[in-house]
RNA sequence: AGAGUUUGAUUCUGGCUCAGAACGAACGCUGGCGGCGUGGAUAAGACAUGCAAGUCGCACGGGAUUCAUUUUGUAGCAAUACGAGAUGAAUUCAGUGGCGCAAGGGUGCGUAACACGUGAAUCAUCUGCCGAGAAGUGGGGGAUAGCUCGCCGAAAGGCGAAUUAAUACCGCAUGUGGUCGCAAGACUAAAGCCGCAAGGCGCUUCUUGAUGAGUUCGCGGCCUAUCAGCUAGUUGGCGGGGUAAAAGCCCACCAAGGCUAUGACGGGUAGCUGGUCUGAGAGGACGACCAGCCACACUGGAACUGAGACACGGUCCAGACACCUACGGGUGGCAGCAGUCGAGAAUUUUUCUCAAUGGGGGAAACCCUGAAGGAGCGACGCCGCGUGGAGGAUGAAGGUCUUCGGAUUGUAAACUCCUGUCAUUGAUGAACAAAGCCCUUCAAUGGGUCUGAUAGUAAUCGAAGAGGAAGAGACGGCUAACUCUGUGCCAGCAGCCGCGGUAAUACAGAGGUCUCAAGCGUUGUUCGGAUUCAUUGGGCGUAAAGGGUGCGUAGGCGGCAGAUCAAGUUAGAUGCGAAAUACCCGGGCUUAACUCGGGAACUGCAUUUGAUACUGCUCUGCUAGAGUAUUAGAGAAGAAGCUGGAAUUUACGGUGUAGCAGUGAAAUGCGUAGAUAUCGUAAAGAACGUCAGUGGCGAAAGCGAGCUUCUAGAUAAUUACUGACGCUGAGGCACGAAAGCUAGGGGAGCAAACGGGAUUAGAUACCCCGGUAGUCCUAGCCGUAAACGGUGUGCGUUUGGUGUGAGGGGGUUCGACCCUCCUUGUGCCGGAGCUAACGCGUUAAACGCACCGCCUGGGAAAUACGGUCGCAAGACUAAAACUCAAAGAAAUUGACGGGGGCCCGCACAAGCGGUGGAGUAUGUGGCUUAAUUCGAUGCAACGCGAAGAACCUUACCUAGGCUUGACAUGCAUCUCUAAGUCGGUGAAAGCCGGCGAGUGUAGCAAUACAUAAUUUGCACAGGUGCUGCAUGGCUGUCGUCAGCUCGUGUCGUGAGAUGUUGGGUUAAGUCCCGCAACGAGCGCAACCCUCGUGCACUGUUACCAACGCAAGUUGGCACUCUGCGCAGACUGCCCCGUGAAACGGGGAGGAAGGCGAGGAUGACGUCAAGUCAGCAUGGCCCUUACGCCUAGGGCUGCACACGUACUACAAUGCCCAGUACAGAACGAACCGACCCCGCGAGGUGUCGGAAACCAAAAAAACUGGGUUCAGUUCGGAUCGCAGGCUGCAACUCGCCUGCGUGAAGCCGGAAUCGCUAGUAAUGCCGUAUCAGCUACGACGGCGUGAAUACGUUCCCGGGCCUUGUACACACCGCCCGUCACAUCAUGGAAGUCGCUUGCUCCCAAAGGACAACUACAUUCGUCGCUGUCCAAAGGCGCAAGCGGUAACUGGGAUGAAGUCGUAACAAGGUAGCCGUAGGGGAACCUGCGGCUG
Repeated sequence: AGAGUUUGAUUCUGGCUCAGAACGAACGCUGGCGGCGUGGAUAAGACAUGCAAGUCGCACGGGAUUCAUUUUGUAGCAAUACGAGAUGAAUUCAGUGGCGCAAGGGUGCGUAACACGUGAAUCAUCUGCCGAGAAGUGGGGGAUAGCUCGCCGAAAGGCGAAUUAAUACCGCAUGUGGUCGCAAGACUAAAGCCGCAAGGCGCUUCUUGAUGAGUUCGCGGCCUAUCAGCUAGUUGGCGGGGUAAAAGCCCACCAAGGCUAUGACGGGUAGCUGGUCUGAGAGGACGACCAGCCACACUGGAACUGAGACACGGUCCAGACACCUACGGGUGGCAGCAGUCGAGAAUUUUUCUCAAUGGGGGAAACCCUGAAGGAGCGACGCCGCGUGGAGGAUGAAGGUCUUCGGAUUGUAAACUCCUGUCAUUGAUGAACAAAGCCCUUCAAUGGGUCUGAUAGUAAUCGAAGAGGAAGAGACGGCUAACUCUGUGCCAGCAGCCGCGGUAAUACAGAGGUCUCAAGCGUUGUUCGGAUUCAUUGGGCGUAAAGGGUGCGUAGGCGGCAGAUCAAGUUAGAUGCGAAAUACCCGGGCUUAACUCGGGAACUGCAUUUGAUACUGCUCUGCUAGAGUAUUAGAGAAGAAGCUGGAAUUUACGGUGUAGCAGUGAAAUGCGUAGAUAUCGUAAAGAACGUCAGUGGCGAAAGCGAGCUUCUAGAUAAUUACUGACGCUGAGGCACGAAAGCUAGGGGAGCAAACGGGAUUAGAUACCCCGGUAGUCCUAGCCGUAAACGGUGUGCGUUUGGUGUGAGGGGGUUCGACCCUCCUUGUGCCGGAGCUAACGCGUUAAACGCACCGCCUGGGAAAUACGGUCGCAAGACUAAAACUCAAAGAAAUUGACGGGGGCCCGCACAAGCGGUGGAGUAUGUGGCUUAAUUCGAUGCAACGCGAAGAACCUUACCUAGGCUUGACAUGCAUCUCUAAGUCGGUGAAAGCCGGCGAGUGUAGCAAUACAUAAUUUGCACAGGUGCUGCAUGGCUGUCGUCAGCUCGUGUCGUGAGAUGUUGGGUUAAGUCCCGCAACGAGCGCAACCCUCGUGCACUGUUACCAACGCAAGUUGGCACUCUGCGCAGACUGCCCCGUGAAACGGGGAGGAAGGCGAGGAUGACGUCAAGUCAGCAUGGCCCUUACGCCUAGGGCUGCACACGUACUACAAUGCCCAGUACAGAACGAACCGACCCCGCGAGGUGUCGGAAACCAAAAAAACUGGGUUCAGUUCGGAUCGCAGGCUGCAACUCGCCUGCGUGAAGCCGGAAUCGCUAGUAAUGCCGUAUCAGCUACGACGGCGUGAAUACGUUCCCGGGCCUUGUACACACCGCCCGUCACAUCAUGGAAGUCGCUUGCUCCCAAAGGACAACUACAUUCGUCGCUGUCCAAAGGCGCAAGCGGUAACUGGGAUGAAGUCGUAACAAGGUAGCCGUAGGGGAACCUGCGGCUG
């Protein structure tokens, strides 16, 4: 410090999410030690048990016990024992009395308040104990607890009588002092105890200090206006009461005030602060521990005592709860320390000690102290330490991965040598301790003595032994860290984006790696990142956001100059700003955490002294802002009145006849009862053509015939005047299109609704015919619009160009026009600058100032509820739950458009011939089947893979068999057999059995080894099994369309653009010109092949010549021809278009002319196009089978549908006869002549056969004849018989021949295909595959040989430019609403339940105040009782607010594959949208006005 996420990509806006830090935490897994901290956040819920406040005998009387002394009794001779009494001492008990119990400790309910913080005030106050000071402490009295006795009660407790003490209580005296009072004067106190004494401790009054407290005030700190008015002791005064003290604190009377937009009152929430966490800071959130203040103590109320309380472990009353009870009545209050239950995700021991610190009492010893000091439990947090160190490669084993080579775990381990922290164990063993007390000293001092909970702890020393001590999370990106296996949109993960549908680095497991580490993760919360509420530090033309417009109140801001003050401001000083915390510098624990000391700081408040530039108050001036006056012109500015003509409609009359009107086309409608048309007259209402203009006026809405009257504003010019009078403007007020509402008029035209006709699948629409509200006027309401420049108002500053409206100056002119300048409006284009871009640009969206309004992700929501307004419609104000990770702006590249422009193509058109109808062939679908193997499926599957299914092929089915296998390699093993042959069985395969050759090396040989073969076993073979959506390769298609890109440069924030666009031209991104581009690549073209002309060479089987009957021979190479090579064509030449280029048109020459014809050649890419079955190949699957062999069957199956062909329907034909002319191919297990046989297929048989020699006949054409329009001499399907050929075998299931049979069909509906020249059409020939053949197919060859193209409007496809876009899986796109289903949250709702608050009334405890009465005292006063007032709780009733629930109901949100339509995005097929009104299943439609987005 940033990152991820909207898009195909980009920039911006904007939200969501992450990385950080923190916590009184909780949960999961794990867990060695120590130190320091910390630990009921929820139920201020309820509490068993123990403890948490006592102490003083030096205040007092008494009881008990012990001791001492003494008196005395009884027993005893006595010692002595047992008693009684007195005195003293000690201990102890309850009581009287004193002090304390108001501190300490706990909790955070309440409280929005002088509660807290900070600073002041107290001349308006109090203060026990403590310090200092002053003066006193004399003399009396009467009681009362206790105790004793009696009584009541279960208990708690109470009553009565008698008796007693005091530092308890009460008089008297004194009066320094104090109080009251102007004064005089009046009133006003005490207590003793200890000590031999000195003296000490007390007591009383007063003054003062200190401490603590009370009260008051300024300022500061939460949310809510969907809380706007609140208040009756309320605000003030006088008098009185009351208090320690001011005061409506309380009371009587008087007045009518007081608070509030700077937020009163109400509602919600909350203890406040020092501080804590976070942050760069400013801020934001919080208020555990520690510290200060406040509040509370079961709930509510109340007072008493006291220095202090309205009192946590006191009292009284009421209530709830709990306990005891003898049922009569009592008792209790852990939010003290432990602990229990409960609720909860969750928070500890019923521990030790008063040794220290502190507190209470005491003269003291001492006692008390759950304050405190310690220990215990909890990884809850922070900090520290350890779990070993060094060496150690065969890089062990095991695991994992693997390309099978290895890599990795990994110096890790083992092993060797060391060390000894912590834990364990043994020994030693602390500090925190000094006061105090006693003795002593005048004193300072000196001496002595006692005390340790923690703790046998810390620490130190020793022993032993690597021995006892590592996990958690993560590994797709953010974010450090990757592989295998399993799973297969399942199981699951997930903070966001998102993973998972058979190769998952994202799930689960494993190995490895990374991070942190006694912890690690998760969850929750806070701040940060977030400049995402923006003071620092944001915005508002289009992203969310300028109020519809003006006037104007409060407020904010405000020209030039001088003076005064010093409020703001600024400088200094002083006081306060507690300590702790944080920071800095040091110190102490081995270090650190922790802790101690010092410093600075605490950004603040107050007081005071200065300064006076700026702001401000007050005063005095000025004229540049603002305004007033005068003159002038302009204008659809407003209101009222009067007037006008054109048009429409209607009425009447005339002329006149069959239509009119309307549409894409029609129909409804009008018309023979006379329409439309036309002429005349009349009536009525509404609107004002031309002028008319990005012209004018107005604040906006808005304003358009003419004239008159009234009214407002702006502008220009000139001087004069006022003297800051100004700007903005929350609330407020006024105006405010259209629609709509109320009342009354009016109503020609138009026209929501409505009726009818069309269109349509439907048509509640678009179109048509009618038509009512309304539109118009008057009066009133409504108050909204895309009320838009989507741009608030005002002022100032900042380069320009060019129009136009109004006014003025100057030049010129006789004048007008014209030119130029100034001011003020209104436009366009553009510079700087700004902007995300688009764009804005002196009329700013630039640069500044002032003020107002508004925004903070999308949806829910222009909503609900509440409130205000309205007659209503509705308007204004305005949320939340829930849900999504986007929604959005601008621009870019594409794609698309029932957008535009240009261009091309057998695309259309013009033609020729077909298909679709028939029969057959063939392929496909479907059906069937044991199987009908598989694949190909719009163009771009369907005579396709298949250039040949009877067996084989063959992959399918049935049946029979084999299991290292039909095939390959290796190892081991076994033997003797292998090839071949024979036999049995069998459909065959197979199974069973017999016969059967041996080789090489070494060695004399035996033999050994190797090789071949067999058996068995192991590795493995094998698979046309799956995935073409894991792939290679190959192919189709757009398309032989003219495109697709790159480098450098330039432009742009960027995606990208430019180049490649433009003007011409071309078949072409072909070429030329221009141009911020210049070049280049893949494509185009050319280079290659064939054909067309010529030349050179070549010369057999060709050709020519000669000879020969012929076969053939000889000679020759001029021609044909063959092969090879070369030439030729390039817009080269001429004319024109044209002024230039490219190029085009015409012409010459030429075999060929503008690419000469044809072929091969297929850019970047698209279609997850096709192919795992041609081959190859990853992964998965099968392994006595999904492999292999064999026989038979099937792929040929047939109600049907489609594609592609063949043959036809006939006379341009058919049949018969005659006769002519090719090219290109092929042939040796092959082609096969002639002759002979057969009607023929064919047979026999063999000549000949590689440049043209042989096979081999071309056919159509041509000539002649027949046929004469018919289901025929057309057509040949189908069927029968007889044959031929191939082959092991033609039944399923081949081809051919002959004879016979002779079906449909007479030119084909909608629709649709091919072709632009040697083409279509038509005729024949050849070849591959192949034993044969379904070939009518495919691929080639030659013969004969046309017609037509005006042209580019339309259909289809394509290219370029441009435009719109809400599309980018790209229009087969996107997307809206109703309905149906499910889930969720929410509004309304008859009611119902609860909480809070207010008011009236009733009742009224304790307590207080007052009054009366009574009793005692008779001075004050006190007890009792009664009454009145205040008054908690309670009760009746009313009201308000909030919340829960509810039949039913409203909309909303969400949900892979529901229904209906098609509203929007393109001109979205009726441009869309805004407001309003009506209508409709729904999106929506229509009317009126508005906007351009």